Overview:
A computed fold for a 120-nucleotide RNA from Acidipila sp. EB88, annotated as SAM riboswitch aptamer (S box leader). The coordinates come from a structure-prediction model, not an experiment, and the mean pLDDT is 82. NCBI's taxonomy places the organism under Bacteria, Pseudomonadati, Acidobacteriota, Acidobacteriaceae, Acidipila.

């Protein structure tokens, strides 16, 4: 970069530094001179991989499930991935010629976007 597959309601922030943009992209909204974005240093959060332990198996690194978080690799520490954008669509309300029609958007999916495992 392409691609698979997991996950994406929780969780956790202070210092120094710089010195205006930030929340991916466009709308909305929101954050930010009571100092954004970066960066740095300390810290917490988390449990994807490693590492334990325990099922199936002829066989586990590899399926399924646990446990820890003290260790190593990642990753997170405003707002659900801050929302909405395409699909379906509850509840609730108004019309009705009682067949329905509208408003609505809970709820699921999908798209993208972010993460971590793999592959190529």
């Nucleotide at each position: 970069a392409u691609u698979u597959c997991a996950u994406g309601a929780a969780g956790a922030g202070u210092g120094g530094u710089u010195g205006a943009g930030g929340g991916a992209c466009g709308g909305g909204c929101c954050c930010u001179g009571u100092g954004a974005c970066g960066c740095c240093a300390c810290g917490a959060c988390a449990a994807c991989c490693g590492g334990c332990c325990g099922g199936u198996g002829c066989a586990a690194u590899u399926c399924c499930g646990g446990a820890c978080a003290a260790c190593g690799g990642u990753g997170u520490c405003a707002a659900c991935u801050c929302u909405c954008u395409c699909c379906u669509a509850a509840a609730a309300g108004c019309c009705u010629u009682c067949g329905g029609g509208c408003u609505g958007g809970c709820g699921g999916g999908g798209a993208a976007c972010a993460u971590g495992a793999g592959a190529u």
Its Rfam family is "SAM riboswitch aptamer (S box leader)". Rfam links the family to the GO term regulation of gene expression. It was read from a public genome assembly, where an Rfam model found it.